[in-house]
c-di-AMP riboswitch aptamer (ydaO/yuaA leader) from a Gemmatimonadota bacterium, 152 nucleotides, folded computationally. Rfam family: c-di-AMP riboswitch aptamer (ydaO/yuaA leader). Rfam's curators write: This family represents a conserved RNA structure found upstream of the ydaO and yuaA genes in Bacillus subtilis and related genes in other bacteria. The ydaO/yuaA element is thought to act as a genetic 'off' switch for the ydaO and yuaA genes in its native state. It is believed that the element may be triggered during osmotic shock leading to activation of ydaO, a predicted amino acid transporter gene, and members of the yuaA-yubG operon which code for KtrA and KtrB K+ transporters. Its mean pLDDT, the model's own confidence on a scale to 100, is 79.
RNA sequence: UUCACAAACCUGCCGAAUUCGGUCCGCUUGAACCGGGCCGGAGCGGGGGAACCACCGGGACCAAAGUCCCUGGGGCGAAUCAGCCUUGAGCUGUAGCGCACUCUUUCAGCGCGAGCCCGUCAGCUAACCCCGCAGGCUCUGAGAAAGAGAGG
Numbered sequence: 001u002u003c004a005c006a007a008a009c010c011u012g013c014c015g016a017a018u019u020c021g022g023u024c025c026g027c028u029u030g031a032a033c034c035g036g037g038c039c040g041g042a043g044c045g046g047g048g049g050a051a052c053c054a055c056c057g058g059g060a061c062c063a064a065a066g067u068c069c070c071u072g073g074g075g076c077g078a079a080u081c082a083g084c085c086u087u088g089a090g091c092u093g094u095a096g097c098g099c100a101c102u103c104u105u106u107c108a109g110c111g112c113g114a115g116c117c118c119g120u121c122a123g124c125u126a127a128c129c130c131c132g133c134a135g136g137c138u139c140u141g142a143g144a145a146a147g148a149g150a151g152g
Base pairs, nucleotide, nucleotide: 009152010151011150012137013136014135018042019041020040021039022038023037024036025035026034043133044132045131046130047129048128053123057070058069059068060067061066072121073118074117075116076115081093082092083091084090085088096112097111098110099109101149102148103147104146105145106144107143
């Protein structure tokens, strides 16, 4: 230094929103550390976009051809859809989502169920093209039990 095995201990959460390198700036007496900007790689997430396939609404008039009227549609996300009232940051449910390294099962619980964007245009989709990697939270679910694993 490498490989294998064993024991003990350890591992923040939601979310795609992480990681590595280079460079510059700030901090500093000067560096390191740390923080920030830019560039690039990896990884992760998302959108657009052929063929095949799928889809191609409702109503009125008309013999038919056809004419007229009504309704826009889509994306990110778990975050939709109902009911009720005193109509508002309203209430009650609900599809769905989350709960401390990961996964499965059981028990008993808790919380969320928002917001935003495109602008009349988008089904799927190989090639190809484009965008994002923010923000927030903190201890009786950071619970109990069983099993299988990962990393240090």

The sequence was found by an Rfam model in a public genome assembly.